[in-house]
RNA sequence: AGAGUUUGAUCAUGGCUCAGAUUGAACGCUGGCGGCAUGCUUUACACAUGCAAGUCGAACGGCAGCACGGGGGCAACCCUGGUGGCGAGUGGCGAACGGGUGAGUAAUGUAUCGGAACAUGUCCGGAAGUGGGGGAUAACGUAGCGAAAGUUACGCUAAUACCGCAUAUGCCCUGAGGGGGAAAGGAGGGGAUCGCAAGACCUUUCGCUUUCGGAGUGGCCGAUAUCAGAUUAGCUAGUUGGUGAGGUAAAGGCUCACCAAGGCGACGAUCUGUAGCUGGUCUGAGAGGACGACCAGCCACACUGGGACUGAGACACGGCCCAGACUCCUACGGGAGGCAGCAGUGGGGAAUUUUGGACAAUGGGGGCAACCCUGAUCCAGCCAUGCCGCGUGAGUGAAGAAGGCCUUCGGGUUGUAAAGCUCUUUCAGCCGGAAAGAAAUCGUGCAGAAUAAUACUCUGUAUGGAUGACGGUACCGGAAGAAGAAGCACCGGCUAACUACGUGCCAGCAGCCGCGGUAAUACGUAGGGUGCGAGCGUUAAUCGGAAUUACUGGGCGUAAAGCGUGCGCAGGCGGUUUUGUAAGACAGACGUGAAAUCCCCGGGCUUAACCUGGGAACUGCGUUUGUGACUGCAAGGCUAGAGUAUGGCAGAGGGGGGUAGAAUUCCACGUGUAGCAGUGAAAUGCGUAGAGAUGUGGAGGAAUACCGAUGGCGAAGGCAGCCCCCUGGGUCAAUACUGACGCUCAUGCACGAAAGCGUGGGGAGCAAACAGGAUUAGAUACCCUGGUAGUCCACGCCGUAAACGGUGGGUACUGGGUGUGGGAGGUGUAAUGCCUUCUGUGCCGAAGCUAACGCGUUAAGUACCCCGCCUGGGGAGUACGGCCGCAAGGUUGAAACUCAAAGGAAUUGACGGGGGCCCGCACAAGCGGUGGAGCAUGUGGUUUAAUUCGACGCAACGCGAAAAACCUUACCUGGGCUUGACAUGCCGAGUACCCUGUAGAAACACAGGGGUGCCUCGUAAGAGGAACUCGGACACAGGUGCUGCAUGGCUGUCGUCAGCUCGUGCCGUGAGGUGUUGGGUUAAGUCCCGCAACGAGCGCAACCCUCAUCCUUAGUUGCCAUCAUCAAGUUGGGCACUCUAGGGAAACUGCCGCAGUUAAUGCGGAGGAAGGUGGGGAUGACGUCAAGUCCUCAUGGCCCUUAUGUCCAGGGCUACACACGUGCUACAAUGGGCGGUACAAAGGGUUGCAAACCCGUGAGGGGGAGCCAAUCCAGAAAAGCCGCUCUCAGUUCGGAUUGGAGUCUGCAACUCGACUCCAUGAAGCUGGAAUCGCUAGUAAUCGCGGAUCAGCAUGCCGCGGUGAAUACGUUCCCGGGCCUUGUACACACCGCCCGUCACACCACGAAAGCUUGCUGUACCAGAAGUCGUUGGUCUAACCCGCAAGGGAGGAAGAUGCCGAAGGUAUGGCAGGUAAUUGGGGUGAAGUCGUAACAAGGUAACCGUA
Repeated sequence: AGAGUUUGAUCAUGGCUCAGAUUGAACGCUGGCGGCAUGCUUUACACAUGCAAGUCGAACGGCAGCACGGGGGCAACCCUGGUGGCGAGUGGCGAACGGGUGAGUAAUGUAUCGGAACAUGUCCGGAAGUGGGGGAUAACGUAGCGAAAGUUACGCUAAUACCGCAUAUGCCCUGAGGGGGAAAGGAGGGGAUCGCAAGACCUUUCGCUUUCGGAGUGGCCGAUAUCAGAUUAGCUAGUUGGUGAGGUAAAGGCUCACCAAGGCGACGAUCUGUAGCUGGUCUGAGAGGACGACCAGCCACACUGGGACUGAGACACGGCCCAGACUCCUACGGGAGGCAGCAGUGGGGAAUUUUGGACAAUGGGGGCAACCCUGAUCCAGCCAUGCCGCGUGAGUGAAGAAGGCCUUCGGGUUGUAAAGCUCUUUCAGCCGGAAAGAAAUCGUGCAGAAUAAUACUCUGUAUGGAUGACGGUACCGGAAGAAGAAGCACCGGCUAACUACGUGCCAGCAGCCGCGGUAAUACGUAGGGUGCGAGCGUUAAUCGGAAUUACUGGGCGUAAAGCGUGCGCAGGCGGUUUUGUAAGACAGACGUGAAAUCCCCGGGCUUAACCUGGGAACUGCGUUUGUGACUGCAAGGCUAGAGUAUGGCAGAGGGGGGUAGAAUUCCACGUGUAGCAGUGAAAUGCGUAGAGAUGUGGAGGAAUACCGAUGGCGAAGGCAGCCCCCUGGGUCAAUACUGACGCUCAUGCACGAAAGCGUGGGGAGCAAACAGGAUUAGAUACCCUGGUAGUCCACGCCGUAAACGGUGGGUACUGGGUGUGGGAGGUGUAAUGCCUUCUGUGCCGAAGCUAACGCGUUAAGUACCCCGCCUGGGGAGUACGGCCGCAAGGUUGAAACUCAAAGGAAUUGACGGGGGCCCGCACAAGCGGUGGAGCAUGUGGUUUAAUUCGACGCAACGCGAAAAACCUUACCUGGGCUUGACAUGCCGAGUACCCUGUAGAAACACAGGGGUGCCUCGUAAGAGGAACUCGGACACAGGUGCUGCAUGGCUGUCGUCAGCUCGUGCCGUGAGGUGUUGGGUUAAGUCCCGCAACGAGCGCAACCCUCAUCCUUAGUUGCCAUCAUCAAGUUGGGCACUCUAGGGAAACUGCCGCAGUUAAUGCGGAGGAAGGUGGGGAUGACGUCAAGUCCUCAUGGCCCUUAUGUCCAGGGCUACACACGUGCUACAAUGGGCGGUACAAAGGGUUGCAAACCCGUGAGGGGGAGCCAAUCCAGAAAAGCCGCUCUCAGUUCGGAUUGGAGUCUGCAACUCGACUCCAUGAAGCUGGAAUCGCUAGUAAUCGCGGAUCAGCAUGCCGCGGUGAAUACGUUCCCGGGCCUUGUACACACCGCCCGUCACACCACGAAAGCUUGCUGUACCAGAAGUCGUUGGUCUAACCCGCAAGGGAGGAAGAUGCCGAAGGUAUGGCAGGUAAUUGGGGUGAAGUCGUAACAAGGUAACCGUA
């Protein structure tokens, strides 16, 4: 720091997703050790049990229990508060701290900074005092009540408990005269004095009282900051203020009485939802965002709600009272309780620990102290929950072991990895040693203070001893031994890491894109690899990446986004100058910003985490001083902004009134007759009752031709004949005046096309709805004929449009050119000019901007100010709620759910029922066919045991197949074989081979006979070898089995169409473009010219073959002019000619004319055998169709292996209701038949072609000359020509079919050959829709040959003979090329895509109702309790009184205000649920149509009905 994903590709927009860090986590797999931290995030759910707040005898009366002492008693035992101590009690202090939790709380809170009207136990400092009395009461005793909790009566008693009195430096009140108000003692020690003693007394110390001050703490007030919702806009009666009173520690409506009518709110009141706040934590470059566990500060709460008491402090977690819910006890009468303290239990939950030890340390409470208490705390335990550290060994070791996996079978890899050898011993385990945390308090000595004092006490110092939960822990040492210690995830891209097998759109994976349909690096497993490592993954969550809410730091013409337009209050912003001020701003200082955290530098644990010292920082707030540029504020000026006045000018600007002509329609009348109207074509319609046409007259409504124009005016919507009235704005020129009066504008107000609505008019034309006619598969449309609302007017609503320049308003600045509207000035040849300037309105364009397109002084450039709006697509501008509306509806405006895109601009293609140019037997013009018949052949279908397989629009179908009777043959039936019919290797045997027989359909099986070869070595015996045969075992053979969508090769097709590309350069952000486009021209991207292109390659053309002319060479088998011979080129002769086959020549727009850009080239002409590519052939660019072929061949993978291989016989490929393709023969007279007669070319022939001659009607048979071919043979060419005949008919046409008889080939013609003869003589009389070929030696027609082949040709491939017609032309059909245009297509129009319906699922809305929670208002009732009143009842202290008694004061009780839960009634808000219902979304192959994208076949779209 980025990456993946929209596209064929590109750029930009934009969302989704990933890589990082983090966590109080959880889950899965795994798990050695230690240190340091953390550990109910959920039910503020309910809690068993134990503990968590006591202490003081130096305040007190005392003595229940314990110990000691004393006394009595023999003893048991009894007595004794005397001592240590002490239960219960009185009293004091504490219990308001510490600990927990986060329910409530959006401010009575918190944070920061201030403030004044306060309180303060203990503590510190100062001052003053501490005198003298009194009356009670618990405990206790006695007697009761009660189950218990508890409680009653009487009696006794103490105090540092309680109450007067005295005193009063301070203090309080005051009318300034005065008045009021305290206290408590305890303990230690002690010389003198007093006292019987206790003690007094003195002193020290701890207390007590009053007061002043301090410290710390607390209460109160203010400012600023502090979540979301406006689909919450108004809230408020003690409410806001005043006066007075009350109340409080204290200000204050805090409370009350009276008075006033205020107070809060768009700078967001009120309401609703959510939430403890902060230091900080996580993340981030930062700014921010999210969070608020642990630690620290504050707040709130303590079962729920209310309340006060005590006290310095509470409205009190382990106190009290009341109400409620719940739990427990009960003798049923009553009582008890509150873990959100520490452990622990149940429950909830994905999920969170021990009913541990100790007060040793730190701290807290009490105490003089010892000490006691302390679940605060310190420790231990549990958990990989997190962070940090360590280990699981190190070195050597190649035969690169075995095994595994892969393999091209060679090897590679696991892998120095292991084993082996040599070492080490952290950690764990064992043995041993062993800390620090501990110093105070206390004792003793010394010094000092105080004192009368060497007591006591206190302070300091020295010294001594005691005290450890953790724990025999940290740490150290020793022995042994590699010994006890590695997993998890991933490996298609992002993203580091690849192979095999299995599976076969299945099973599954997946964060996104996406994998899986038989060769899956994506599923599962294995091997290998990568990453991290006692962990690793997953899930959840936060920040980041995301500049994807943009303050830093985004946008709005077309991607989402400028309000339809204006006016304008608040608000924001604002010209120039002077003075002042100092709110903002800037600078300095001071205070504060708790500690911890973060950062820096050190220190301590072996290191680190962790702990710790110091510093910095805490970006903030406050106070104060200064500055005076800038902003603000105040005051005063200015004129450049803005405005006013005066004078011109232009204009469909607006409102009202009047008026004009043309046209349509209607009415009346005249003329006149059969049609009119309408359309692609028609019909409906009108018309003989007289239309249309035409003439005259009239009526009525609406709109204003020409002028007329990217002309004008207006804010926009919009505005158009002419005239008049009223009226708004603009602009120009020159002066004068005002003096910033300005710009923008949330809310608001006004205007606002069309459609629509209301009321009343009006209504010619047009025209939703509607009707009819057409079209169509349908046609609720497009077209036609009609036609009502409406369109028009008046008044009132509506308030929306693709209300668009898709561009908010204002100001300033920044090159030009050229039109046009309005005004002014100058100059002028006085023109219909020229120049300058202001203001409008267009075009082209510099710079610049933009994703590009484009914008470009009328900005989308450069800046400033203000407003509005956007944040992925769909759901949806929908639902709900509010507001507006008569309604239609408008406005404001979500969510669930769902997708990974949706969208913009441009590029290349493809496509278009878009355009332009051009070509082709593409059409047209012609000739002949096919489609009808019969037959042949191929295919489909059907049939079959099998009818083998492939080929399927053109580009499958007389195709593979240039020959299916057997064979072929791959198919079927049946019969056989299993190393095999065929190849290689091994062993054994045999030569090979030939012949015969039996059974059989044959293969094959069985039996018999003949036969001993060839090569090498060797005298020989024999050995070896090669080919061949047989037998055996195993490697293997074999497969026309599958996959042409795994492939090679070959082929078809577009198309012999003229195209397809590259290098360099240039242009573009880029895909790409340019070149290759343009103007001409060509058969051609052929050539020329031009041009940011210049060149080049593959194609085109040419080079090649062949035909046509000539020359030359050569003449046998060819030829024959001359000569001879003659039946015949037969022979002699000749090679001139023809011909043959070698070589050459010839044609190049070369020449002339015209046209053309002086070109390319075209047209015409000459010459020439041939003329503009002379005819024909071969030759097929980049590519397209997953085109065809695994059955030619080759080949990966898969499959079969006594069979899917192989052999054999027979059958099938030849079937036949039918359909199609390709052909043949015909339908006849341009013909058929008979007779005669003429002229080819190109091929073939020894397993062959075969002559003459003979036989047969013929197929053919016999025969065999000749020929391995310019020699011989097939061999006759046929149409043609000449005669004769037939005479228009199912025929003397046509030949199918069938019967009979034959021939040939072949082992064999039954299924299933060809041919011959005789007989038979079908359909068919020129072929519907439709469709094919052909442009010249072509079509048509006629015959001949060849391959295959034993035989079989209407097919195929060739050859020649005869030999036409037509082409105006390119509108149309088809195909193609180039340019251009549109596109929502790119699998590319056989594309894409919309809506209803049907089915399944999902979420949501409405809904009679039902139900829950919160809350408002009114009323009822009213616990506890404070306060007030009363106080006939009761009452120790003080007062009066001798007393009785009275008074003051107090209390119970009663009562009044307030008042919680509760009740009644009625509203509001929110949630849940619901028969039914509505649309929406999603879902490989449902239905109907075809709306949109191309002119999408009616251009599309917006608003409205």